[in-house]
A computed fold for a 102-nucleotide RNA from Paenibacillus sp. MAHUQ-63, annotated as Guanidine-I riboswitch aptamer. Rfam family: Guanidine-I riboswitch aptamer. Rfam describes the family as follows. This family represents a conserved RNA structure found upstream of the ykkC and yxkD genes in Bacillus subtilis and related genes in other bacteria. The function of this family is unclear although it has been suggested that it may function to switch on efflux pumps and detoxification systems in response to harmful environmental molecules. The coordinates come from a structure-prediction model, not an experiment, and the mean pLDDT is 78.
RNA sequence: UACAUAGUUUUCUAGGGUUCCGUGAGGCGGCUUAUGCUCAGCUGGUCCGAGAGAAAACGCACAGCGCACCUGUGUUCACGGAGGGACAAAAGCCCGGGAGGA
Repeated sequence: UACAUAGUUUUCUAGGGUUCCGUGAGGCGGCUUAUGCUCAGCUGGUCCGAGAGAAAACGCACAGCGCACCUGUGUUCACGGAGGGACAAAAGCCCGGGAGGA
């Protein structure tokens, strides 16, 4: 430096909060019940979700070859703030393989 062996997408996970659902608490309206309001992130469902986590598909590189969107192999490494941004909100989300460090 990285314009692909550091690519793209999807489904998940670690993680994240609180719009909605559920749960819990308390009071008020009501007061028989149902239900509404407030507070709490709370084991949870919905939701957000990894460059440095997983899997798959496509891609890419090389080789083979019967020349076909075929087959095989490979796809290594990666410490990291503060601050800012979005959605209801937060975050290993985005700025960002950034600043910086080694």

The organism belongs to Paenibacillus, within Bacteria.
Of the family's consensus pairs, 96% are formed in the model.
The sequence was found by an Rfam model in a public genome assembly.